[in-house]
Context: one part of a larger RNA
């Protein structure tokens, strides 16, 4: 390379947009590049193969044939692919009318709780633990009441509920704004799918500058435990957690399952719509999501099963024994931390 694979054995990029490229609905006509058939030219000789022959055999040599799977020219065919020109509506999109939603950004605002401050009441303990101690407290703590400050998070509702491409999103209100679903007729007429490079988004931690700092809390300090205890437990506590702007670009970024399209038994939930029937609360039905079970089928098994890991097609990414190693070197990116790309010797 051919081939075989990628839920759990090695293997789906964290996610999207999109360039080149690859692939692409129905139908008519034309053309004939690919394609197919006929004919012709060429494809040197030698070599290879086949049949003979010559050296005593063989190697070797000679003769003839075949072959040289290719290229070019020409005549035709027109199913399929391509190309050109029409037509169509099922794919895709637009319009109109409804609808659901923690989708995003900004601003404002609410109550509970913790902490702190001030004041009142009040007196000897309070905290904490397996038990204690460090710690706080007669300079009046803990408890309780009132007032105030400040920051962060939003109990109940809450649900294998919803929304988002993923990361993710949850008090309430307003403004701006993205996407989705259903129904309807009208319109455009293949405008589509995927996507190497590329671009953007991307939890937490971390970084830079400036704010903020209630609670929590790496590091650190002390008290315990212990043989020791650089821990688990306790008392404190700084970065950080929060905000603005800029970087980082990684996660068990998981459904460990790439995207798109079509087809292939059902049953029971749930969410958002539509239609029909009526007992006005259900039933039936139909789209779109989200779950559980289960047939065919698949799977090494576990299990998956119309939300496929089934049957097929298109495009991309990735894998090829374990260790060395996601390391070294080099390149690119980054302020740094580091990220990304990515070997070999050696060894089993």
């Nucleotide at each position: 390379c051919u081939g075989g694979g990628c839920g759990u054995a090695a293997a789906g990029c964290g996610c999207a947009c999109g360039u080149a490229g690859g692939c692409g609905g129905a139908u008519c006509a034309g053309a004939a590049a690919g394609u197919u058939g006929g004919g012709g030219g060429u494809g040197a000789a030698a070599u290879c193969c086949c049949a003979g022959g010559g050296c005593u055999c063989a190697a070797c040599c000679c003769u003839g044939g075949a072959a040289c799977u290719g290229c070019c020219c020409u005549c035709a065919a027109a199913a399929c692919u391509c190309c050109u020109g029409g037509u169509c509506u099922u794919g895709a999109g637009u319009u109109c009318g409804a609808g659901a939603g923690a989708g995003g950004u900004g601003a404002g605002u609410g109550g509970a709780a913790u902490u702190c401050c001030a004041a009142g009441u009040g007196u000897a303990g309070a905290g904490g633990u397996g038990a204690a101690a460090u710690u706080c407290g007669u300079a009046g703590a803990u408890a309780u009441u009132u007032g105030g400050a400040g920051g962060a998070a939003c109990a109940c509702c809450a649900g294998u509920g919803g929304c988002g491409a993923a990361g993710g999103c949850g008090g309430c209100u307003c403004a701006c704004u993205g996407g989705c679903u259903c129904g309807a007729u009208a319109c455009u007429g293949a405008c589509g799918c995927u996507g190497a490079g590329g671009u953007g988004c991307g939890a937490a931690a971390g970084u830079g500058u400036g704010g903020g700092g209630a609670g929590c809390a790496a590091a650190c300090a002390g008290g315990a435990u212990u043989a020791g205890a650089u821990a688990c437990c306790c008392u404190g506590g700084u970065a950080g957690u929060c905000c603005a702007c800029a970087c980082c670009g990684u996660a068990a970024a998981c459904g460990a399952u790439g995207a798109a399209u079509g087809c292939c038994a059902g049953a029971c939930g749930u969410c958002g719509g539509g239609c029909a029937g009526u007992a006005u609360a259900c039933u039936g039905u139909u789209c779109g999501g989200u779950g559980u079970c289960a047939c065919a089928c698949c799977u090494a098994a576990c299990g998956g099963a119309u939300u496929a890991a089934g049957c097929a097609u298109u495009c991309c990414g990735c894998c090829u024994g374990g260790g060395g190693a996601g390391u070294a070197c080099g390149g690119u990116c980054g302020c740094a931390a580091g990220a990304u790309u990515a070997a070999a010797a050696c060894u089993c």
Overview
Predicted 3D model of a 348-nucleotide part of an RNA (small-subunit ribosomal RNA, central domain) from a metagenome. Model confidence (mean pLDDT): 89 of 100. Rfam family: Bacterial small subunit ribosomal RNA. Gene Ontology terms of the family: structural constituent of ribosome and ribosome. The RNAcentral record of the full RNA draws on SILVA.